The RNA shown here (Bacterial RNase P class A) has 381 nucleotides and comes from a Myxococcales bacterium. The sequence is in RNAcentral, with records from ENA. The coordinates come from a structure-prediction model, not an experiment, and the mean pLDDT is 76. Its Rfam family is "Bacterial RNase P class A". From the family's description: Ribonuclease P (RNase P) is a ubiquitous endoribonuclease, found in archaea, bacteria and eukarya as well as chloroplasts and mitochondria. By type it is a ribozyme. The source organism's lineage runs through Bacteria, Pseudomonadati, Myxococcota, Myxococcia and Myxococcales.
[in-house]
RNA sequence: CGGGACGAGCGCGUGACCGCUGCGCGCUUCGUCGUGAAGAGGAAAGUCCGGGCUCCACAGGGCAGAAUGGUUGUUAACGACAACCGAGGGUAACCUCCGGGAAAGUGCCACAGAAAACGAACCGCCGUCCGGCCCCUCGGGGUGACGGUAAGGGUGAAAAGGUGGGGUAAGAGCCCACCGGCCGAGUGGUGACACAAGGCGCAUGGUAAACCCCAUUCGGAGCAAGACCAGAUAGAGGUGAGUCGGCCUUCGGGCCGGCGCGGGUUGCCCGCUCGUCACGCCUCGGGUAGGUUGCUUGAGGCCGUCGGCGACGACGGUCCUAGAAGAAUGGUCACGGCCCCUCACGGGGUACAGAACCCGGCUUAUAGCUCGUCCCGAACA
Numbered sequence: 001c002g003g004g005a006c007g008a009g010c011g012c013g014u015g016a017c018c019g020c021u022g023c024g025c026g027c028u029u030c031g032u033c034g035u036g037a038a039g040a041g042g043a044a045a046g047u048c049c050g051g052g053c054u055c056c057a058c059a060g061g062g063c064a065g066a067a068u069g070g071u072u073g074u075u076a077a078c079g080a081c082a083a084c085c086g087a088g089g090g091u092a093a094c095c096u097c098c099g100g101g102a103a104a105g106u107g108c109c110a111c112a113g114a115a116a117a118c119g120a121a122c123c124g125c126c127g128u129c130c131g132g133c134c135c136c137u138c139g140g141g142g143u144g145a146c147g148g149u150a151a152g153g154g155u156g157a158a159a160a161g162g163u164g165g166g167g168u169a170a171g172a173g174c175c176c177a178c179c180g181g182c183c184g185a186g187u188g189g190u191g192a193c194a195c196a197a198g199g200c201g202c203a204u205g206g207u208a209a210a211c212c213c214c215a216u217u218c219g220g221a222g223c224a225a226g227a228c229c230a231g232a233u234a235g236a237g238g239u240g241a242g243u244c245g246g247c248c249u250u251c252g253g254g255c256c257g258g259c260g261c262g263g264g265u266u267g268c269c270c271g272c273u274c275g276u277c278a279c280g281c282c283u284c285g286g287g288u289a290g291g292u293u294g295c296u297u298g299a300g301g302c303c304g305u306c307g308g309c310g311a312c313g314a315c316g317g318u319c320c321u322a323g324a325a326g327a328a329u330g331g332u333c334a335c336g337g338c339c340c341c342u343c344a345c346g347g348g349g350u351a352c353a354g355a356a357c358c359c360g361g362c363u364u365a366u367a368g369c370u371c372g373u374c375c376c377g378a379a380c381a
Base pairs, nucleotide, nucleotide: 001377002376003375004374005373006372007371008370009369010368012336013335014334015333016332017331018330020039021038023036024035025034026033041352045363046362048361049360050359051358052357053222054221055220056219060270061269062268063267065218066217067216068215069214070084071083072082073081074080085099086097087096088095089094100213101212105211106210107207108206109205122153123152124149125148126147127146128145129144132143133142134141135140161179162178163177164176165175166174180202181200182199183198186195187194188193226293227292228291229290235284236283237282238281239280240279242259243258244257245256246255247254248253260276261275262274263273264272265271300319301318302317303316304315305314306313307312337350338349339348340347341346
């Protein structure tokens, strides 16, 4: 210098004028006032995961369902993140992986092909029929039936380990060498896993983003949650299931137990629990529908030191930065910056996008820029 890999950051600035929102302060005047400082993001988005917070429920067991899926860590938690392992890609930096189980069972494998898996003969090769049949130069050739054969051809995404040699009628792990595969003592590692003595000639495919199996995890609803204050209230109709036994009794009734019925256990069942004449449920009608709170100080931001490969953690310092009526956060002008077109004058552009209880992630959108580390190639010193 050229090409590339990975990561981090910014994403318009200043001023004037006119507004908007809530907040602080001020007032002979309390408001449609004055004044002061503040007022969107890296994604505020999608609402896909996880948690805080709030309310409801909370003896226990089973079934169903959902999610996750290499290992070890990080974390409040996670399906996130980090490091590592394995497989695949790249010369490399580095990247990708919905990465448990296919000799537990069931299913499926389009087209092509003979055959897509309880184990494949379409062509080919070989043998027998000594004397099938045909031809014949009498050497043989063709054809048919039966059988052998997975070496060769052909089909396919995938065809029953590969190459070479021996062997054979032809062939074949049939035998041998090397490669590959399976089992694997032992060693190392927290672990995934790695290395590996030795053994086995080793037919038995793929698919679990097919059913399924295995392991682990999982109560429900959400700030329109919930709490408080004020205010208002008129009722009518329908429906419901009680019963048996024992004990006590002041004879009104009460207590205990069983069965039944109803509510709760927020998919279902068992079980548990509460209720059973007081209320529940359903329908119609009536009333209220204002205010306060939750609400933004938080697993918080920034800086530094220390521990850790890292995700992250500990300590110290410092800062306070939207909170609504689901409603504000804007507009105009000027100057400047950056980018594009143009020789120039000049012209054009300045993205994606808009908080709603809060936080950690993921995903998606994004004009134009900046910085850092590393890899490969070439050249020079």